[in-house]
RNA sequence: UAACGAACGUUGGCGGCGUGGAUUAGGCAUGCAAGUCGAACGAAUCCCUUGAUUUCGGUUGAGGGGGAAGUGGCGAAAGGGGCAGUAAGGCAUAGGUUACCUACCCUGUGGUCUGGCAUAGCUAUCCUAACGGAUAGGUAAUUCCGGAUAAUGUGGCAACACCAAAGAGUUUCGCCACGGGACGGGCUUAUGUGGUAUUAGCUUGUUGGUGAGGUAAAGGCUCACCAAGGCGAAGAUGCCUAGCUGGUGUGAGAGCAUGACCAGCGUCACUGGAACUGAGACACUGUCCAGACUCCUACGGGAGGCUGCAGUCGAGAAUCUUCGGCAAUGGGCGAAAGCCUGACCGAGCGACGCCGCGUGUGUGAUGAAGGCCUUCGGGUUGUAAAGCACGGUCGAGGGGGAGAAAUCAAUGAUCGAUCCCUGGAGGAAGCACGGGCUGAGUUCGUGCCAGCAGCCGCGGUAAGACGAACCGUGCUAACGUUGUUCGGAAUCACUGGGCUUAAAGGGCGCGUAGGCGGCUUGCCAAGUCAGAGGUGAAAUCUUUCGGCUUAACCGGAAAAGUGCCUUUGAUACUGGCGGGCUCGAGGGAGAUAGGGGUAGAUGGAACUGGUGGUGGAGCGGUGAAAUGUGUUGAUAUCACUAGGAACGCCGGUGGCGAAAGCGAUCUACUGGACCUCUUCUGACGCUGAGGCGCGAAAGCUAGGGUAGCGAACGGGAUUAGAUACCCCGGUAGUCCUAGCCCUAAACGAUGGGUACUGAGUAGUGGACUUACAUGGGUUCACUGCUGAAGCAAAAGUGGUAAGUACCCCGCCUGGGGAGUAUGGUCGCAAGGCUGAAACUCAAAGGAAUUGACGGGGGCUCACACAAGCGGUGGAGCAUGUUGCUUAAUUCGAGUCUACGCGAAGAACCUUAUCCUGGGCCUGACAUGUAGGGGACCGGCUUGGAAACAAGUCUUCUUCCUUCGGGAAGUCGCUACACAGGUGCUGCAUGGCUGUCGUCAGCUCGUGUCGUGAGAUGUCGGGUUAAGUCCCAUAACGAGCGAAACCCCUAUUUCUAGUUGCCAGCGUAAAGUCGGGGACUCUAGAGAGACUGCCGGUGUUAAACCGGAGGAAGGUGGGGAUGACGCCAAGUCCUCAUGGCCUUUAUGCCCAGGGCUGCAAACGUGCUACAAUGGCGUGGACAAAGGGACGCAAUAUCGCGAGAUGGAGCAAAUCCCAAAAAACACGCCCCAGUUCAGAUUGUAGGCUGCAACUCGCCUACAUGAAGUUGGAAUCGCUAGUAAUCGCAGGUCAGCUAUACUGCGGUGAAUGUGUUCCUGAGCCUUGUACACACCGCCCGUCAAGCCACGAAAGGGAGAAGCGCCCGAAGUCCUGUUAAAGGCCGAAGGCGAGGCUCCUGAUUGGGAC
Repeated sequence: UAACGAACGUUGGCGGCGUGGAUUAGGCAUGCAAGUCGAACGAAUCCCUUGAUUUCGGUUGAGGGGGAAGUGGCGAAAGGGGCAGUAAGGCAUAGGUUACCUACCCUGUGGUCUGGCAUAGCUAUCCUAACGGAUAGGUAAUUCCGGAUAAUGUGGCAACACCAAAGAGUUUCGCCACGGGACGGGCUUAUGUGGUAUUAGCUUGUUGGUGAGGUAAAGGCUCACCAAGGCGAAGAUGCCUAGCUGGUGUGAGAGCAUGACCAGCGUCACUGGAACUGAGACACUGUCCAGACUCCUACGGGAGGCUGCAGUCGAGAAUCUUCGGCAAUGGGCGAAAGCCUGACCGAGCGACGCCGCGUGUGUGAUGAAGGCCUUCGGGUUGUAAAGCACGGUCGAGGGGGAGAAAUCAAUGAUCGAUCCCUGGAGGAAGCACGGGCUGAGUUCGUGCCAGCAGCCGCGGUAAGACGAACCGUGCUAACGUUGUUCGGAAUCACUGGGCUUAAAGGGCGCGUAGGCGGCUUGCCAAGUCAGAGGUGAAAUCUUUCGGCUUAACCGGAAAAGUGCCUUUGAUACUGGCGGGCUCGAGGGAGAUAGGGGUAGAUGGAACUGGUGGUGGAGCGGUGAAAUGUGUUGAUAUCACUAGGAACGCCGGUGGCGAAAGCGAUCUACUGGACCUCUUCUGACGCUGAGGCGCGAAAGCUAGGGUAGCGAACGGGAUUAGAUACCCCGGUAGUCCUAGCCCUAAACGAUGGGUACUGAGUAGUGGACUUACAUGGGUUCACUGCUGAAGCAAAAGUGGUAAGUACCCCGCCUGGGGAGUAUGGUCGCAAGGCUGAAACUCAAAGGAAUUGACGGGGGCUCACACAAGCGGUGGAGCAUGUUGCUUAAUUCGAGUCUACGCGAAGAACCUUAUCCUGGGCCUGACAUGUAGGGGACCGGCUUGGAAACAAGUCUUCUUCCUUCGGGAAGUCGCUACACAGGUGCUGCAUGGCUGUCGUCAGCUCGUGUCGUGAGAUGUCGGGUUAAGUCCCAUAACGAGCGAAACCCCUAUUUCUAGUUGCCAGCGUAAAGUCGGGGACUCUAGAGAGACUGCCGGUGUUAAACCGGAGGAAGGUGGGGAUGACGCCAAGUCCUCAUGGCCUUUAUGCCCAGGGCUGCAAACGUGCUACAAUGGCGUGGACAAAGGGACGCAAUAUCGCGAGAUGGAGCAAAUCCCAAAAAACACGCCCCAGUUCAGAUUGUAGGCUGCAACUCGCCUACAUGAAGUUGGAAUCGCUAGUAAUCGCAGGUCAGCUAUACUGCGGUGAAUGUGUUCCUGAGCCUUGUACACACCGCCCGUCAAGCCACGAAAGGGAGAAGCGCCCGAAGUCCUGUUAAAGGCCGAAGGCGAGGCUCCUGAUUGGGAC
């Protein structure tokens, strides 16, 4: 997808045809479902006609009609219902019956004579609550009985014997005997027809025979006797499940699943048993008995059986009316009329299914309104609606009546077509879905919540997946969901799969059954093939034709039914029987190699122990040690001796064996293989379920043995611990004999056999050939390697196949649970073999790819280490952070890559939803609209901390003008759009930035290789700072990076000399001036360096090493420059920006406070601890900067900070400006000091509205810690570290010791890559891919689920033994009573089986 006897949810107009208790074969109230015949019989009673009689109430006769109950006949064994049981007493198909029956029906032959006895009904009496019954009397028949007759019947070889009948009624129907037919059955044979071996043995009437009984009939069907058989791995027996079939569903088919309705068969009728009657039953609405249940009862006893049609209760997800009629079809009885018929025909209920129809049609664009979306333009809903026009299906109301009726007439429960009329769009649309699979998407709400979900999965603030709306998609009186079956699923593979590594080859052999089997020939004809015949019910399916308006539905015909049986042929193949052959297989002869096996004997080396000698202090062991051992003499060494185990070298992808396995030498016995000869047999073969045997190590039993080694165990170490790794000891064991165990990554993870299919090369064992041979060639067997084709998912394999084929065996079917539980079996035990399920997950797995990672490997690099120098970590202080505190201590940054960071400067301001308090509302800021007003600006008063609030004074400007006014501009007021937000989200973003890292990498095009992911290029050999360059090369090229181009600096040339410079000249002095361009310098343009030259090395390369020249040499030094990307790195508080939030506040203004708060911790720094120093005095040498709200000289005052004052300078001119270390001289003399300067006091200075919180500076005084700093850790390879000062930005001032620059003085060490850290390339492993901060294992805590064990407890089914023994058949019996065999239910007993439950317990899943 298709399907269904379906159910549930939402919805629901009509009709036709079907269909509807699948569960409790649970219980049933009520009604109906089997009767009929008076033409078989007697008769109560009733009615009609008629006669007699009458007391007029009646009584009685005859005839006719009806007829209760009863006798008798036929029917009731059919029809109808269910599927409990049944795995075969069933069913299906095909046969058999010489082993049988058959009422009614058809047909044929013959017959129907004569007598008799009862009995129900009825009458009388009686018992009983009822149901029923007893006795007596008497009656009929188509009831029953006797006699006669008797073949064509029955029995029998025959002779012979035996057997029947019913009448009623007048067109006829019956009765009896026999034959035939038809219909319907009985019995029987073969084949087929579920699961389970965790059921392997079953059976005593069992199997057969003889005889008898019984039956319609064969038969152990039953009985007596005899024999000991019968069934079973082709699955007996047991257990579980189940009615079977035609068919039905699905499927291309083969199959798989199923057995509703309809049809055939079987079986059942409350449960169990039994017979009677009858043609037929062991009988659904008959009988008897037992049991359970229900009902009635007078308690003594009785009655009942819906699995018939309706209906009811119960249980259940779930399944209908206590309807109409015998009109049709059919059945029973009857001569018939007819009666009966819940069979049947119809109607009702249920969208339960299939089929058909409708819910309007045409036109209609201002593309209406409304809805939804929007980029605000519009789009969409949408010709959809409205409007206009139309027809009248279905439904509603009315009329009409064909037809179902066949048959001349009559007969319709029910249905009622075609047709006519009325009326009006009126009465008639929903359901599911819209992330992918899969047709169809947007907005809002929600915020891992609520929820969805078939699988993957969705939801944590922008959800196409939840909910809603709009829109769309699909189907449509339905649509979805659930359940089940088939399909897809080649996912049990017959068609049509696999087993090296994904699940899967048995550990190996021998061999039984079985399966398969060489060449040739003859016969048979079982398989096989062909023809014919029979059958394969109907219905169904298919085709075709036809009937209902169509379809569903129904009818006719054909085909099909792939099957089974019979028969006639064929003989290639398979098979059977017979004959022959030699290539398979085996035997024989000759030779060969070998750790093949078993047993015995022998040997040397080593080891350990013992004895003795030498010797004299350690030995031993380890990463380092210790335990141990040794002066009672070890270790070492020599000699002798004892013992046990193992067999060095040879030794080798070498040999042998089936595998496990086998290694000193010799001997004995013994198995197999190979080669040659081609001598013999003549298919004797291959495989192999079960079975049997072998089977490493460990382990077990008994007895030996024990040198070494060595589980357990002891000790020493290591370690956080160390039940380990290391060391010292050491018991089982290892060894032998005998017996068990039976498992291994028992592996080539590759079962055995046979045949075929390119090559090359090596080895082992043979044979042949070449004149000889150390060489070459041919061939057989075995062992390896590389590889063609092919195969394979790939890795790989590839004559030793995983290739191509055939034969046989074993095994697999998602992961876990689990090789577990349970059962069985084996074992002394350990344990082995066989071997599940519940439950749970959506994966588990293979091979390969790219990365990442590794306490993997190789190569290489970096202040990475090492070698050095100086620090940090200890002190005090500064500064940042955490924490704490607080009304608030605003926010951000957090390993490297946060922490003197944003902040190049928080007293107010800055400054922020930081806090407290006071205020404002179109707002501090932008644009626009409307109204009304005014110049704007400005001034003043009051309150107030200010902001602000209230009030007041002055009063518009420009242009046009018809002088009425209009327009524009500006300001504030009112109102509205809006402004505003350092509010949130850096995990929605842009931009910018950090980091890996200035590391050498990152990619592309084309080509090639691979199924593909991808690879190659980019690898390899060199080389480089470099993926730099060269060589090589299935790659060839290219791009972004590296380098270069740019700036500064180092040398020099030219040009130009002012504010710079001054050699020579002038000037009293100062480059001050004249003068000069030489020099310094300035700033423009150039030159110079390119491995260019030489030598060596290297591959003749790239390049490297050394040298020359040169200011500079191999990128000269420094800077700017930062590939593809990584870290959801940082920043919404620079800026920009989506979404969200806020709008008398999270916006704006103001005052004060806070950001500076201090038990503690961390980072970064400054100053020190002193003599290479401190202090004092003296006098030298820079560079780079800044300066107008500025830098400020000389001068004066002040100890000083500073003040006064102001020359000069918008700067190569003036100023800041003193450079400091260094140098020279002097003092200090190793001390908490003349070190160090914190802290504090006093007095001052400066900036600023303001210096309290909370600024800087000065002077005097005070004089803390600190004597070089634990673990640890940072920077630096040359003008570098270290050290010394100078300047700048920010800035009113400053907390700057910070930051950014500048120059002065100026080292040491290394020339290595073992290690630490990080990085690059190649390679390797991987169960990682969020990528090792990964993944992941086990216990434990809590919860929950299913299962196992368990003292026991409960229930059930079947059988067994015994007891009892109803009804009843049968037997005995005088056909009487009674008894006997068998016999259901019941009782007792033992054992096994199944299910449920069980304190506790065990593992398992989540």
This is a predicted structure of a 1406-nucleotide RNA (small-subunit ribosomal RNA) from a metagenome. The RNAcentral record of the sequence draws on SILVA.